[in-house]
Context: one part of a larger RNA
RNA sequence: CUGGGUGUUAAGGGCGUGCCGCCCGGCCUGACACACCAGAUGUGAAAUCCUGCGGCUUACCCGCAGAACUGCAUUUGAAACUGUUGAUCUUGAGUACUGGAGAGGCAGGCGGAAUUCCUAGUGUAGCGGUGAAAUGCGUAGAUAUUAGGAGGAACACCAGUGGCGAAGGCGGUCUGCUGGACAGCAACUGACGGUGAGGCGCGAAAGCGUGGGGAGCAAACAGGAUUAGAUACCCUGGUAGUCCACGCUGUAAACGAUGGAUACUAGGUGUGCGGGGACUGACCCCCUGCGUGCCGCGGCUAACGCAAUAAGUAUCCCACCUGGGGAGUACGAUCGCAAGGUUGAAACUC
Numbered sequence: 001c002u003g004g005g006u007g008u009u010a011a012g013g014g015c016g017u018g019c020c021g022c023c024c025g026g027c028c029u030g031a032c033a034c035a036c037c038a039g040a041u042g043u044g045a046a047a048u049c050c051u052g053c054g055g056c057u058u059a060c061c062c063g064c065a066g067a068a069c070u071g072c073a074u075u076u077g078a079a080a081c082u083g084u085u086g087a088u089c090u091u092g093a094g095u096a097c098u099g100g101a102g103a104g105g106c107a108g109g110c111g112g113a114a115u116u117c118c119u120a121g122u123g124u125a126g127c128g129g130u131g132a133a134a135u136g137c138g139u140a141g142a143u144a145u146u147a148g149g150a151g152g153a154a155c156a157c158c159a160g161u162g163g164c165g166a167a168g169g170c171g172g173u174c175u176g177c178u179g180g181a182c183a184g185c186a187a188c189u190g191a192c193g194g195u196g197a198g199g200c201g202c203g204a205a206a207g208c209g210u211g212g213g214g215a216g217c218a219a220a221c222a223g224g225a226u227u228a229g230a231u232a233c234c235c236u237g238g239u240a241g242u243c244c245a246c247g248c249u250g251u252a253a254a255c256g257a258u259g260g261a262u263a264c265u266a267g268g269u270g271u272g273c274g275g276g277g278a279c280u281g282a283c284c285c286c287c288u289g290c291g292u293g294c295c296g297c298g299g300c301u302a303a304c305g306c307a308a309u310a311a312g313u314a315u316c317c318c319a320c321c322u323g324g325g326g327a328g329u330a331c332g333a334u335c336g337c338a339a340g341g342u343u344g345a346a347a348c349u350c
Stems, first nucleotide, its partner, number of pairs: 003322004007304002012318001014202004021195002024193001026089001029086004037077007050066006092192001093189003097184003104178007111155001116150007126137002163170002207248006216242002221237004259317006267295011299306002323350003332343004
């Protein structure tokens, strides 16, 4: 390299958008003939290989004849498939219209519960904490309780293998702006599609820069315990940080450890959002679309299990894997303020 693979054994890119590319691409039809197919001609040196016959006693070897040389070029033809070009269609794709659902996103306002702190009142000796204690707080009046105030952060119940989003993720409430999906209808465009190396954008937490903010929590740190020790687990404190604005970082068990698209392949039972039928109407019932769960047949799988949301049956495109360690290291390149990220070996060793 090929082959074989990628849920758990090595292996799916964190996610999207999309240029090039792609031996990817719906129905009908005309033309062309690049690919493709058929015929002819030329060439395809000889030797070799293969078949037949012959010569050395045989064989090796040699001679003769045939076949073959699967190729290339020219030319004539064919038009099914691919391709190019022209015309057509509506099922793929998209648009319009009608409709309901949703923690989808961004910005601004508002609300109540709770913690902490401050002020004032009542009130007196403890409070707090633990396995037990102590550090700590408290007669300068704490804890408890009542009233008032300040400030920050998070939104109990509803809440649900419920919903939305490409993923990360999104949850008090109201307003404004805004993205997507779904159903119905069948008016419009008429293949406009699929995938997508690079590129571009988004991307939890922690971390970084500048400026704010700081209630609670809490790396580091300090003290008290525990212990043989205890740089921990437990306790009392406590700074970065957590929050906001702008910018950077670009990684996660970024997981369904399962790339995207299309088609097909028994069923059963929940649930979310729609549509239709039946019914006088409601509930119930039947049919149907999209999503989300559980169980299960054929099939697949090393097994576990997957099973119309496939890990089944097929096709197309991308990414990735090739024994363990060395090592996601070194060197180089590149990105970053840094931390570090991306790309990514070898010697050696088993």
A computed fold for a 350-nucleotide part of an RNA from an uncultured bacterium, annotated as small-subunit ribosomal RNA, central domain. Model confidence (mean pLDDT): 86 of 100.